[in-house]
RNA sequence: AAUAAAGAGAGUUUGAUCCUGGCUCAGGACGAACGCUGGCGGCGUGGAUAAGGCAUGCAAGUCGAACGGAGCACGUGAUCCGCACAAAGAUUACAAAAUUUAGAUAUUCAGUAUUUAAAAUUUUGUUGUUUUUGUGCGGAUUAUGUGCUCAGUGGCGAACGGGUUAGUAACACGUAGGUACCUACCCCAAAGUCUUGAAUAACCCCGGGAAACUGGGGCUAAUACAAGAUGGUCCCUUCACCUUAUGGUGUAGGGUAAAGGAGCAAUCUGCUUUGGGAGGGGCCUGCGGCCUAUCAGGUAGUUGGUAAGGUAACGGCUUACCAAGCCUAUGACGGGUAGGGGGGCUGAGAGGCUGUUCCCCAACACCGGGACUGAGACACUGCCCGGAGACCUACGGGUCGCAGCAGUCGAGAAUAUUCGGCAAUGCCCGAAAGGGUGACCGAGUGACGCCGCGUGCAGGAAGAAGCCCUUCGGGGUGUAAACUGCUUUUGUCCGGGAAGAAUUCACAUUUCACUAUGUGAGUUGUGAAUGACGGUACCGGAAGAAUAAGGGGUUGCUAACUCUGUGCCAGCAGCAGCGGUAAUACAGAGACCCCGAGCGUUGUCCGGAUUUACUGGGCGUAAAGCGUCCGUAGCUGGAAAUACUUGUGAGAAGUUAAAUCUUAAAACUUUAGUUUUAAGCUGCUUCUCAGACGGUAUUUCUAGAGGGGUAAAGGGGUGAGUGGAACUCUGGGAGUAGGGGUGAAAUCCGUUGAUACCCAGGGGAACGCCGAAGGUGAAAACAACUCACUGGGUACCACCUGACAGUUAUGGACGAAAGCGUGGGCAUAAAAAAGGAUUAGAUACCCUUGUAUUCCACGCCCUAAACGAUGGAAACUAGUCGUUGGAAGUGUCGACCCUUUCAGCGGCGAAGCUAACGCGUUAAGUUUCCCGCCUGGGUAGUACAGCCGCAAGGCCGAAACUCAAAGGAAUAGACGGGAGCUCGCACAAGCGGUGGAUCGUCUGGCUUAAUUCGACGGUAACCGAAAAACCUUACCAGGUCUGGAAUGUCAUAGUGAUAGUCUGGCGAAAGUCAGAUUUCCGCAAGGACACUAUGGCGAGGUGUUGCAUGGUUGUCGUCAGCUCGUGCCUUGAGGUGUUCCGUUAAGUCGGGUAACGAGCGCAACCCCCAUCCUUAGUUAGAAAUGUCUAAGGAGACUGCCUGGGUUAACCGGGAGGAAGGAGGGGAUGACGUCAAAUCCGCAUGGCCCUUAUGACCUGGGCUGCACAGGCGAUACAAUGGAAUGUACAAAGGGUUGCCAAGCCGUAAGGCGGAGCUAAUCCCAGAAAACAUUCCUCAGUUCGGAUUGAGGUCUGCAACUCGACCUCAUGAAGCCGGAAUCGCUAGUAAUCGCGGAUCAGAAUGCCGCGGUGAAUACGUUCUCGAGCUUUGUACUCACCGCCCGUCAAUCCAAGAGAGCUGGGAACACCGGAAAUUCCGCUUUAAGCGGAAUGAUGGUGGGCUCGGUGAUAGGGGAUAAGUCGUAACAAGGCAUCGCUAGGGGAACCUGGCGAUGGAUCACCUCCUUU
Repeated sequence: AAUAAAGAGAGUUUGAUCCUGGCUCAGGACGAACGCUGGCGGCGUGGAUAAGGCAUGCAAGUCGAACGGAGCACGUGAUCCGCACAAAGAUUACAAAAUUUAGAUAUUCAGUAUUUAAAAUUUUGUUGUUUUUGUGCGGAUUAUGUGCUCAGUGGCGAACGGGUUAGUAACACGUAGGUACCUACCCCAAAGUCUUGAAUAACCCCGGGAAACUGGGGCUAAUACAAGAUGGUCCCUUCACCUUAUGGUGUAGGGUAAAGGAGCAAUCUGCUUUGGGAGGGGCCUGCGGCCUAUCAGGUAGUUGGUAAGGUAACGGCUUACCAAGCCUAUGACGGGUAGGGGGGCUGAGAGGCUGUUCCCCAACACCGGGACUGAGACACUGCCCGGAGACCUACGGGUCGCAGCAGUCGAGAAUAUUCGGCAAUGCCCGAAAGGGUGACCGAGUGACGCCGCGUGCAGGAAGAAGCCCUUCGGGGUGUAAACUGCUUUUGUCCGGGAAGAAUUCACAUUUCACUAUGUGAGUUGUGAAUGACGGUACCGGAAGAAUAAGGGGUUGCUAACUCUGUGCCAGCAGCAGCGGUAAUACAGAGACCCCGAGCGUUGUCCGGAUUUACUGGGCGUAAAGCGUCCGUAGCUGGAAAUACUUGUGAGAAGUUAAAUCUUAAAACUUUAGUUUUAAGCUGCUUCUCAGACGGUAUUUCUAGAGGGGUAAAGGGGUGAGUGGAACUCUGGGAGUAGGGGUGAAAUCCGUUGAUACCCAGGGGAACGCCGAAGGUGAAAACAACUCACUGGGUACCACCUGACAGUUAUGGACGAAAGCGUGGGCAUAAAAAAGGAUUAGAUACCCUUGUAUUCCACGCCCUAAACGAUGGAAACUAGUCGUUGGAAGUGUCGACCCUUUCAGCGGCGAAGCUAACGCGUUAAGUUUCCCGCCUGGGUAGUACAGCCGCAAGGCCGAAACUCAAAGGAAUAGACGGGAGCUCGCACAAGCGGUGGAUCGUCUGGCUUAAUUCGACGGUAACCGAAAAACCUUACCAGGUCUGGAAUGUCAUAGUGAUAGUCUGGCGAAAGUCAGAUUUCCGCAAGGACACUAUGGCGAGGUGUUGCAUGGUUGUCGUCAGCUCGUGCCUUGAGGUGUUCCGUUAAGUCGGGUAACGAGCGCAACCCCCAUCCUUAGUUAGAAAUGUCUAAGGAGACUGCCUGGGUUAACCGGGAGGAAGGAGGGGAUGACGUCAAAUCCGCAUGGCCCUUAUGACCUGGGCUGCACAGGCGAUACAAUGGAAUGUACAAAGGGUUGCCAAGCCGUAAGGCGGAGCUAAUCCCAGAAAACAUUCCUCAGUUCGGAUUGAGGUCUGCAACUCGACCUCAUGAAGCCGGAAUCGCUAGUAAUCGCGGAUCAGAAUGCCGCGGUGAAUACGUUCUCGAGCUUUGUACUCACCGCCCGUCAAUCCAAGAGAGCUGGGAACACCGGAAAUUCCGCUUUAAGCGGAAUGAUGGUGGGCUCGGUGAUAGGGGAUAAGUCGUAACAAGGCAUCGCUAGGGGAACCUGGCGAUGGAUCACCUCCUUU
């Protein structure tokens, strides 16, 4: 430069917010496993655990062209034997023919013909025997040749290939280099290969042994072994020369080789020596890659040297001697873990994790040791020894090693066939053919992974069935299915059918070479043979949708929702969390979502996590600055110049194996995978260039730093001395009854004379005022005064040095108080201790005493909230005000002041930073350098180990387990035994009550068959209930009904009485039975109506849930508050507005103001009353008329005056007025609080009952009574009671009603019936009051309960259980403890009247009027409320939160008398094989000895585990015990360190911090 690739967040702490911070999730991956499911193919991949044990088979042989043999086969020669054949000779037997003889038959003249029998001779043929010769075959022996096979000698291979990862933290690996080295086979080059010898296996013979195996004797070969010769540029040595050399050249001396085989031959192939090459190896070095310092010192062959030995080779590799070194904070040594790399996974990358398959390297081969052979091993399928294990055995002795391929057992969550083939690719041997090869190529098995394909495609209803839901209308599953048409991948069947084969051999051809009819090496051609996979891939055909879908999920994160069941149960869960009767979270179903031959779960790794931060974090308060300084290593470092260049930059070269990754292409149908190709692999090395920066060397400079001079300041340090005030003690004087102490007291002191006062003396400790926001010091810390010694800093001058600096791990020093040791001292104060109080207790707070301690000297301890909770140094970045110590300038006689400046100490603040609070030239701003520290909370600053300490203890400093938070700052509330302001019959000032008595009534409790239910501080309790004898009534007992006690509708059937009414029987009634009687329209059919029955839809529930609800109500509270829009401020919650100053009854009004407006509340509008006017007038009144009634209007608004106030709002006073500052009263109740009350007023979701939890009836109960509470009535008397008389209201009600007059009754009441549907009549006499009389202080002429008797009224009915009347009776009670309630004016108090409910039944409730007070200084206190502010660990909001002991259960870890196991060393004992050395000898493969030496044994330590009575702490666990420590001033402010004490939290002493509230004062700052 080009190209390519490339970064997502969410849930969870809170009432809400921002931040910090952890936990959790979504992604990818795996040699996986498990669960459910499972059609096919291709390519990969599969014992990760017990490097645990292994049956069986196979995994390394080959060469006869190195050798002697054996066997077999074949060939050849010789000999022998046998057989066969041929020829010749001899001979035997038989046959035939001919001749001769006899007979028969036929025919005939004769004859002839045929035939039989016998005999003889000859000839021929055949056969047998035998002899000779020849040939052939077979056999045997021997010799020899060829081929095959085999044990042995010999050669090569077996050190490769294959497996595994135990060990190893190492030059083992990786990378880059080096050389003191070796290298069989292979290649190139040069030279050579001569003469001999002695053996030995095999084999034969004789033995031992169960076997394995082995002894003795005899024979034999070689490319086996050995001797000699020769030889060079080989090796060793001498000398000379060159030379930087462990070098080169020359010279001389010495030493050291060999093997043959094949071929007719040419020749080929071996062998020996030397040099070189290639490939391979050995050794050395730089650099790189794990954890641990709770491993800090390690090391004796250790480090180096000299000499020798040894090795292929350097080297302490080994030995002797000498020296005392060597490694280590840049982590030695020790411990733990681990094969390393290429690579793999993940990631935007940097990184993090990892090392399976494939490739490279290492190490190992039952465990340990050792060497031999060989080019190569200290050797996986070789040897020796020891050990453990297994097997065989005749008990004497032997054998074995799967971490090769298969396979088996075991352990395990878990990992395959005892397969085929050498056809291919390789390897070994061979001249070759060929042989061998569990390497390899293939197949089998497992969804273990990746990739591909399929399980059908098209049409098909406003949409079947089933299932699910439903608001019952419908909706969903769903074109899905059925059905119609089509296709045939895959599978099944039939047929065809590869590539992978190259080589090799034979023949021919041709080229070259040669010793030339041939052979060898090639070319070309023809032919032949060779495939495990496999009749596989692939191709064609046939039938047929046929053979093929599941898993997980559905509260949020996170795609996807309903029903039913369950009821904090059963269960779920990755986190938050879900489940206690309406669960989208459990279980089932339907529907839906995701992926799909897979889907989920578990485990592990990376990511998200910037949550270890190199890229890329932090440390005032969240975790985090060492208590402070000095200073070493290290890291970092001022200005100028020159030179160099391992850093740095540029270029080039080499290397960075292959595979992988990336690019381009190719062939497998495509993909996965494979092959080819290109670029790389960020690294290392070498060379060249550059010289800015860094470094190094040299030179120079003065701005940093240091020194010098001058000046001033200071509680800086150490030591010694001196002083006054106070305190205490002692002595003396004087003096008398108290003192002291506290919230109040007491203990205590005092008549033996205290306290108070005076004098004198002793003693110890601390230093008032000055004094401060002040000064000094590194911090801790430092304060009367004087002296001595002494440290540091500042300013000015710019004289000297010339970067000498900054920081600082390890280290060193100092380090409050308490505490420790020794010795002094001891006045005060004061842990512990004692006593007195307080208290439920009081191991405390308060009081009286009081020891250690507090003080001094010396020595320890080494910690604090050791704080600015802020490490050190340097530079830069607005100001302003004050103050301490200097300097300069102006100025002055001198000074103050003023200006500038340096060094400190403070306040407020720009920019900037910060999560915010805040910081802000004294940074927490902007940068640089160095150090320390942090990484969720608890466990825990604990345990263990180590170091320090006399001890107390300190420093360093975990884990298991457990939680999903812990935390910081700020916000809104709530709360405070915090503060300020303000209000209220809140207190105070008053009046009258309650609490005591009796009664009424309500409630609790008790009782009961039932005593129906609800309401429970205020805000339940004369409340629901404006009225329980029945009813009401919901409760109880008993008797009854069941589609029901009401209403409706539909269908069917029936009837016109089965219904209604009346009467009667039974019955407690409900009810039931019987009788009588009773319809309409229409001509009719029929209809209407009513009822009954059946069926359907439907009924009913004062049953449950007020914590599922509506509605209504109470309460804070008629308190003045509660909010919104827009704007502004804040990251945000949120704030502002609404705070502030005045004012008001009021967030009422005014002023001010980053707010401006608005809404719900306040007020006003509405009603009643008070004054007046107008109009109308039933009623009233004799009337006029209007004081009455009811309709309208007027009037009051701070309008007027005066004063105050900000010129305001408003307030004080006054005038006028019926009324004056809201005139009095009512209605009206903001946002909300209390899951407040009510499902029993009503309505209503869900659940529950349905011959009952429904309905009816009679009776009972709600009225029950040892007791307790609330609200009332009546009283206790003379302000009274009784009697008689005389006055004055308002507001209501009345026809199922109010009821007059009159008469009767003592009375309640009765009779009566006028009037009144009401300003007309009635209820209805108002009562207190007033007048007169009596009572005279007593349980009474007070009080009236209770009880007896007799009545009245209502009502079906007054027994349980009504009211009233009369007579009689005549209880408690003589003004009420602690405590507590109401009321501020026509009010309290007191007096009566009416109404609702209601048949009857108020002392209750709601109204009405009559008479008619007292007091309020005031806001300290009590209660409640409002606003502001402050603190908070509370937000279910103080009835909050929360700490510790004890008791119970469970869990993990540590300690523990011990017991027990493993690991690595050390010392000693003993010592196999083996190697080396020594000695002896019969020279051998012998014997003996020494050293080293594995396993083993003994011992004491180290280290890591297991287990352990017991004791201690820690963690966890809905509702245990004791207290109340902390959060508010938490009721004694809290906390840190330390010491003592105490059941416990804790308390007390000393010093310290503010991370303390409140009040006052001082100072400073800001604003005006």
The prediction has a mean pLDDT of 82.
Predicted 3D model of a 1568-nucleotide RNA (small-subunit ribosomal RNA) from a Pseudomonadota bacterium.
The source organism's lineage runs through Bacteria, Pseudomonadati and Pseudomonadota.
Its Rfam family is "Bacterial small subunit ribosomal RNA".